[in-house]
Context: one part of a larger RNA
Molecule: small-subunit ribosomal RNA, 5' domain
Organism: Rhodocyclaceae bacterium
RNA sequence: GAUUGAACGCUGGCGGAAUGCUUUUACACAUGCAAGUCGAGCGGCAGCACGGGGCAACCCUGGUGGCGAGCGGCGAACGGGUGAGUAACACAUCGGAACGUACCCCGUCGUGGGGGAUAACGAGUCGAAAGAUUCGCUAAUACCGCAUACGACCCGAGGGUGAAAGCGGGGAUCGCAAGACCUCGCGCGACUGGAGCGGCCGAUGGCGGAUUAGCUAGUUGGUGGGGUAAAGGCCCACCAAGGCGACGAUCCGUAGCGGGUCUGAGAGGACGGCCCGCCACACUGGGACUGAGACACGGCCCAGACUCCUACGGGAGGCAGCAGUGGGGAAUUUUGGACAAUGGGGGCAACCCUGAUCCAGCCAUUCCGCGUGAGUGAAGAAGGCCUUCGGGUUGUAAAAGCUCUUUCGGCAGGAACGAAAAGGCGCUCUCUCUAACAUAGGGGGUCAAUGACGGUACCUGAAGAAGAAGCACCGGCUAACUACGUGCCAGCAGCCGCGGUAAUACGUAGGUGCGAGCGUUAAUC
Numbered sequence: 001g002a003u004u005g006a007a008c009g010c011u012g013g014c015g016g017a018a019u020g021c022u023u024u025u026a027c028a029c030a031u032g033c034a035a036g037u038c039g040a041g042c043g044g045c046a047g048c049a050c051g052g053g054g055c056a057a058c059c060c061u062g063g064u065g066g067c068g069a070g071c072g073g074c075g076a077a078c079g080g081g082u083g084a085g086u087a088a089c090a091c092a093u094c095g096g097a098a099c100g101u102a103c104c105c106c107g108u109c110g111u112g113g114g115g116g117a118u119a120a121c122g123a124g125u126c127g128a129a130a131g132a133u134u135c136g137c138u139a140a141u142a143c144c145g146c147a148u149a150c151g152a153c154c155c156g157a158g159g160g161u162g163a164a165a166g167c168g169g170g171g172a173u174c175g176c177a178a179g180a181c182c183u184c185g186c187g188c189g190a191c192u193g194g195a196g197c198g199g200c201c202g203a204u205g206g207c208g209g210a211u212u213a214g215c216u217a218g219u220u221g222g223u224g225g226g227g228u229a230a231a232g233g234c235c236c237a238c239c240a241a242g243g244c245g246a247c248g249a250u251c252c253g254u255a256g257c258g259g260g261u262c263u264g265a266g267a268g269g270a271c272g273g274c275c276c277g278c279c280a281c282a283c284u285g286g287g288a289c290u291g292a293g294a295c296a297c298g299g300c301c302c303a304g305a306c307u308c309c310u311a312c313g314g315g316a317g318g319c320a321g322c323a324g325u326g327g328g329g330a331a332u333u334u335u336g337g338a339c340a341a342u343g344g345g346g347g348c349a350a351c352c353c354u355g356a357u358c359c360a361g362c363c364a365u366u367c368c369g370c371g372u373g374a375g376u377g378a379a380g381a382a383g384g385c386c387u388u389c390g391g392g393u394u395g396u397a398a399a400a401g402c403u404c405u406u407u408c409g410g411c412a413g414g415a416a417c418g419a420a421a422a423g424g425c426g427c428u429c430u431c432u433c434u435a436a437c438a439u440a441g442g443g444g445g446u447c448a449a450u451g452a453c454g455g456u457a458c459c460u461g462a463a464g465a466a467g468a469a470g471c472a473c474c475g476g477c478u479a480a481c482u483a484c485g486u487g488c489c490a491g492c493a494g495c496c497g498c499g500g501u502a503a504u505a506c507g508u509a510g511g512u513g514c515g516a517g518c519g520u521u522a523a524u525c
Stems, first nucleotide, its partner, number of pairs: 001525004006521005013370006020362001021328001027326003031323003036074003041071002044067002048065003051061004081281003091205006099198003104194002107191005112146001114144002121136006152161003166186006173180002207253003214244003219241008256278004260271004283304005306317004334360001336359003342356001343354004373404004383394004408467001411461004426446007470514004475496003482509004491498002
């Protein structure tokens, strides 16, 4: 000099953008919210609205909209947080072969016929509660067989094994109806390929300590097996005696890694907050279940510590999600708004959910921009300071006066700006499927609706210089010197050092620098 997720002191007008529990307790957490959705899978109807029935109070009625709880599906493995652990194939780069993949895309072939249960519900029992339990009834895209098998798997002349689920819309014909039949769409099963994603292996690279020199028994390799989606001592039995190490093994300490950031002419040094990629963790330790995917932050089980409820028998919980509280600390924000946009989950869709996200709030914490007025004005005023007592300086500086401007702020009005035209709904045209001018799907046109921010940005108007300057320094380094006060006192200080009666070093005045900041402290180059 540059820099900072800073803090502290003094001071503080406005706006834009960004950051904000780092170094401290991966300390403990009250309260609310953060993952649901589908009635176009199912049986149903607790509650609401409508309709129907009963004179009425009110009751009955799944008939309709819809829907609590339940069965079932998909999601909950993403998104969000943190950096404890980890010196490791954790990360980065370059390669590799023995793998998996729900949803999505291209393609091939199917979707036939049966069965037995169970929640909800009803009736009871136990319990303070959490909840548990007995009997009875019922459905499915829940569960299980049978049939079939393009391809798949096993063995391989030949053979063997294994699948599925339906739901919604429209319709000429048939049927009293349910429906049959045709068709469209969404699904379901088997298989090939793809995309994206993931698991695994190798090489190379990036901390300190030798006052750590030897380390190793599943250890190193083989054979055979088990296990896994998959190679492998990953695991097991047997056999062999290997494997690593001064090119630093082992041990100890420290640490998430990278893209990058800061500094520096560079080489390098230091760092890894915000944003992006990867990893690890979710009260502490261990374990598996479900599932395409987890050994699973807002799932389960066991143990432990802690907190809470209790009728003392027994139960409940996990903010390193968003806010917020206590504590620690020099120190780090609102228990805000909205799903309008972007994105995600579910759904045919309408739509629902979304503390992701978008916004707003707080803090000069940082960066950037603007303002606190401009011009004129010599009697060179007063005051201050200095003085050789003549004057000099502060100095056009100020003020008055005159001439202007009105940013920003405050006031008033406008602004339903842009952000939102895409998707979807209605109407219409056209194309495809089709027996069909139904339905459904694709494309075009058109209409209406949709904004948290926000009466915000922005624009206009009126008034009026009106509301807006401080902080540090002045011995050398270093820009700025004199006077007075003080008298080794009071004090200063980054280093050298100042102060004991003329102190350019203390305090005040005057001066210099930067400026909504200026200094100090800490830290890095």